[in-house]
RNA sequence: GGUUGGGUGGCCGAGAGUUUAGGCGGUGGAUUGUAGUCCCACAAACGGAGGUUCGAGUCCUCCCCCAGUCA
Numbered sequence: 001g002g003u004u005g006g007g008u009g010g011c012c013g014a015g016a017g018u019u020u021a022g023g024c025g026g027u028g029g030a031u032u033g034u035a036g037u038c039c040c041a042c043a044a045a046c047g048g049a050g051g052u053u054c055g056a057g058u059c060c061u062c063c064c065c066c067a068g069u070c071a
Base pairs, nucleotide, nucleotide: 001070002069003068004067005066006065007064010024011023012022026042027041028040029039047063048062049061050060051059
């Protein structure tokens, strides 16, 4: 340099163009003599910049980063 796959909450991990799964963790509450378990609620988001669209995490382009592979 070519090519393939990937980048999503604090962490792991799903995600079809219109509606942000789930788990762990965190915070508040209920329960308990205390803690844990269990239950309820809440906060937390898409690598960057453009484009398409009524609407983009999702489609397109360029860039950055990670991994594999070819040279």
A computed fold for a 71-nucleotide RNA from Scopelosaurus hoedti, annotated as transfer RNA. It matches the Rfam family "tRNA". NCBI's taxonomy places the organism under Eukaryota, Opisthokonta, Actinopteri, Neoteleostei, Scopelosaurus.